[in-house]
RNA sequence: ACACCAUCCAGAGCGGCUGAGAGACCUGGCUCGUUGACGCCGCAGCAACCACUCCCCUCAUGGGGAUCCGGUGCUACCGCCAGGACCGAUGGAGA
Numbered sequence: 001a002c003a004c005c006a007u008c009c010a011g012a013g014c015g016g017c018u019g020a021g022a023g024a025c026c027u028g029g030c031u032c033g034u035u036g037a038c039g040c041c042g043c044a045g046c047a048a049c050c051a052c053u054c055c056c057c058u059c060a061u062g063g064g065g066a067u068c069c070g071g072u073g074c075u076a077c078c079g080c081c082a083g084g085a086c087c088g089a090u091g092g093a094g095a
Base pairs, nucleotide, nucleotide: 002094004092005091006090007089008088013043014042015041016040017039021032022031023030025084026083027082028081029080044075045074046073049071050070053066054065055064056063057062079087
């Protein structure tokens, strides 16, 4: 890089560094931003996709629940909104 499955209106921010754009892409809008956004790092937190452990149901495959040490993810606005497109992002399991 590829094809598949699931999810994307809930939830959760402080500090340091940096310095002009940012909210994925196109058009239009709206918003954030030198009172420092975006990004990076640290810490904290949220959640429960995967894994571990435990409980319940099932003959079994499997399903549901609890927990949160581990692998990820996420922490302005519904993926910011509308339309668009071989849309995108994250997780899982493949090859």
A computed fold for a 95-nucleotide RNA from Paeniglutamicibacter quisquiliarum, annotated as SAM riboswitch aptamer (S box leader). The coordinates come from a structure-prediction model, not an experiment, and the mean pLDDT is 85. The organism belongs to Paeniglutamicibacter, within Bacteria. Rfam family: SAM riboswitch aptamer (S box leader). Rfam links the family to the GO term regulation of gene expression.